A computed fold for a 516-nucleotide part of an RNA from an uncultured bacterium, annotated as small-subunit ribosomal RNA, 5' domain.
RNAcentral holds the full RNA, with entries from ENA and SILVA.
Its Rfam family is "Bacterial small subunit ribosomal RNA". Gene Ontology terms of the family: ribosome and structural constituent of ribosome.

Context: one part of a larger RNA
């Protein structure tokens, strides 16, 4: 001297940190992965054009007829604006499920398994690569479906079948070709999609960059010989298959090889590094928080889709458990953030925002983001700050001790004069916003200022025989009890047990576990 620590007593504040190490056990519940209407057809909603059914009826014209008689009422008949309302249409916004795009492989967590090209550090050929980024061409002509939507219909539910119908930047077909593939150098072969409005996005198709990825490879990488032998796709050649690609990777065939006391094989334990504690330094421990890699994703297996996955919040299979059910069948996977059960000495709020920072989609506007920013909980750590200051007796009372003279707590308090960190209230009040005309802060009633009360709101753990700083007096009498060692205790215990006083440290202190 350290620590992700936990106990025990005790706790006034703040800042930066950190915080399921045990059961990679089992989970309720809410959320963590969407975006584009500038692909695309619907369906609703709203306005609106234009026509229509049906209601209303402002408001003209006529007008039996009355009468107060040339004026005025009026039954009834036409004609009719505004306006409601059925349905059909025109165009404009918006929402929505679905078709399609890209995104979901990223970014979070965890250390289960891995002694191994998994990691660290050098070198290496036989590769791939959406999006970016620069150069070079091109975007032409069809064509048949489907999913929503309707309609029937079947189950309890989850979820189906059937039939009619429709788009597309979905899916297909021809055409056209080069700096692109293949070639026996004649010659074969492969590409596209359009939107909306005048200029962008975009699509194909080649070449090169960057960025990432895969593969081989030399070194290095725990303990164990009470584990000495291991190996038949084992080794290596040949041909083929298959991969983006080299390779027993795989197969057929042909040799009989490979490893190993410089430790093969086997067991046991382990992700690894950069780092970090500790030492004067060599080394010794150790891989919590941060990065970068490498694996897992109930447990086994598996492939699909895609540039990328054998995929944490995808599909399928078996298995175990959970749940739901009309018993015929079905649903699920917190080692994502919070929260719960349990096991444990121990480990946290079912919080606020997408303001910043970045990611994903999108021309944009923006949406989304338990990534992240915060804030709340734990003295778990580290760092600061406090709990007053000055003065105040030959020294109050009280306790303690005494050779009874007196000594100690001791300027300690009391009293007085002061401040106000800090606390409590009022008031003002930023930066983080990138950005300027507008608009945007979760934090935040923040930080920070300013003014008011009032010494006010704030100490305690260990220890005193020696190692090792600090003693006396009373209890007890090998009891009861202490202790890290050495040792105390059996009647005068500086060592138990209490008090007073002293000694260390201090919002902490002491144990008790690890490591040097």
């Nucleotide at each position: 001297g350290a620590u992700g620590a936990a106990c025990g007593c005790u706790g006034g504040c703040g800042g930066c940190g950190u915080g399921g190490a045990u059961a990679a056990g089992g989970c309720a519940u809410g959320c963590a992965a969407g975006u584009c209407g500038a692909a695309c057809g619907a369906a609703c909603u709203u306005u609106u054009u234009a026509u229509u059914u049906c209601c209303a009826g402002a408001g003209a014209u006529u007008g039996a007829g009355a009468u107060u008689a040339u004026a005025u009422c009026a039954a009834g008949a036409u004609c009719a604006a505004a306006g409601g309302u059925c349905g059909u249409u025109u165009a404009a916004a918006g929402u929505u499920a679905g078709u399609g795009g890209c995104g979901a492989a990223c970014g979070g967590g965890g250390u289960a398994g891995u002694a191994a090209c998994a990691c660290a550090u050098g070198g290496g050929a036989a590769c791939u690569u959406a999006a970016c980024u620069a150069g070079a061409a091109g975007u032409c002509a069809g064509g048949a479906a489907u999913a929503g939507c309707c309609g029937a219909u079947c189950g309890a539910a989850a979820g189906g079948u059937c039939g009619a119908u429709u788009a597309a930047u979905a899916c297909u077909u021809g055409a056209u070709a080069g700096u692109c593939c293949c070639u026996c150098c004649g010659g074969g072969g492969u590409a596209a999609a359009g939107a909306u409005u005048u200029a962008u996005c975009g699509c194909u198709u080649c070449u090169a960059g960057a960025g990432a990825g895969g593969c081989c490879u030399g070194u290095g990488u725990a303990g164990u010989a009470u584990c000495a032998g291991c190996u038949a796709g084992u080794u290596g050649g040949u041909a083929g298959g298959g991969u983006a690609a080299u390779g027993g990777c795989c197969u057929a065939c042909c040799a009989a090889g490979g490893c190993u006391a410089u430790g093969a094989c086997g067991c046991u334990u382990a992700g690894g590094g950069g780092a970090g504690c500790u030492g004067a330094g060599a080394g010794g421990c150790u891989g919590a928080c941060c990065c970068c890699c490498a694996c897992c994703a109930u447990u086994g297996g598996a492939a699909c889709u895609g540039c990328g996955a054998c995929a944490c919040g995808g599909u399928c299979c078996a298995a175990a458990c959970u749940c739901c059910u009309a018993c015929g069948g079905g649903a699920g996977g917190c080692u994502g953030c919070a929260g719960u059960c349990g096991a444990g000495a121990a480990u946290c709020u079912u919080c606020c925002g997408c303001a910043a920072u970045g990611c994903g989609c999108g021309a944009a506007a923006g949406c989304g983001u338990g990534a992240c920013g915060g804030a709340g909980c734990g003295a778990c750590g580290c760092c600061g700050c406090g709990u007053g200051a000055u003065u105040g007796a030959u020294g109050a009372c009280g306790c303690c001790c005494u050779u009874c003279g007196g000594g100690g707590u001791g300027u300690a308090a009391a009293g007085a004069u002061c401040u106000u960190u800090u606390a409590u209230g009022a008031g003002g009040g930023a930066g983080g916003a990138a950005a300027u005309u507008u608009u945007u802060g979760a934090c935040g009633u923040u930080a920070c200022c300013u003014c008011a009360u009032g010494a006010a709101u704030a100490a305690g753990g260990g220890g005193c025989u020696c190692c090792c700083a600090a003693u006396c007096u009373c209890g007890u009498g090998c009891c009861a009890g202490c202790a890290g060692g050495a040792g105390c205790g059996g009647u005068a215990a500086u060592a138990c047990g209490a008090g007073a006083g002293c000694c260390c440290c201090a919002a902490g202190u002491g144990u008790u576990a690890u490591c040097c």